[in-house]
RNA sequence: AGAUUGGAUGGGGAUGGGGUUCCCCGAUAACCGCCGCAAGGCUGAUGACUCCUGCCAGGCG
Numbered sequence: 001a002g003a004u005u006g007g008a009u010g011g012g013g014a015u016g017g018g019g020u021u022c023c024c025c026g027a028u029a030a031c032c033g034c035c036g037c038a039a040g041g042c043u044g045a046u047g048a049c050u051c052c053u054g055c056c057a058g059g060c061g
Base pairs, nucleotide, nucleotide: 010025011024012023013022016052017051018050019049020048021047033042034041035040
C1' cells in the first nucleotide's frame, strides 16, 4: 500500500416520544407507503409487541 472477513461509535425501517425485540446500512450507504401515463386519489402515529401523547369520528353525562 492492496485484498478478504468481521464490525464499533453512529444512521435507518413513510407522521411525535418511551420500553423490549428483530432487521438493514457501514457513508457515492441503508431509508424516504400504495394506486395512477398524468391530473389526482387512498391508508397508517409501531418493522413487531407494548405504553404515553396528538389527531379524526361516534356515544354518554
Molecule: Fluoride riboswitch aptamer (crcB RNA motif)
Organism: Bradyrhizobium sp.